RNA sequence: GGACAGCUGGCCGAGUGGUCGAAGGCGCUCGCCUGGAACGCGAGUAUAGAGCAAUCUAUCUAGAGUUCGAAUCUCUAGCUGUCCA
Numbered sequence: 001g002g003a004c005a006g007c008u009g010g011c012c013g014a015g016u017g018g019u020c021g022a023a024g025g026c027g028c029u030c031g032c033c034u035g036g037a038a039c040g041c042g043a044g045u046a047u048a049g050a051g052c053a054a055u056c057u058a059u060c061u062a063g064a065g066u067u068c069g070a071a072u073c074u075c076u077a078g079c080u081g082u083c084c085a
Base pairs, nucleotide, nucleotide: 001084002083003082004081005080006079007078010026011025012024018068027045028044029043030042031041032040046059047058048057049056050055061077062076063075064074065073
């Protein structure tokens, strides 16, 4: 340099254009259990902004486009991986 695949909460990872800011797992927090732990069980757990709170808005690498509607389709850029040279 070329071809291909990919980029989603702390990590991994699923995700028919509407049910999604997001399944599941790991981790973490709290609780139960225990003499105390481990294991196990239950609940919770992205970030930023607004709000006393309930809640609301935006964000799926960045930007643009298509569409009534985009994590999902298209384009450009960036980054990662594999193969070839």
Transfer RNA from a Sulfurimonadaceae bacterium, 85 nucleotides, folded computationally. The organism belongs to Sulfurimonadaceae, within Bacteria. The coordinates come from a structure-prediction model, not an experiment, and the mean pLDDT is 81. It matches the Rfam family "tRNA". Rfam describes the family as follows. Transfer RNA (tRNA) molecules are approximately 80 nucleotides in length.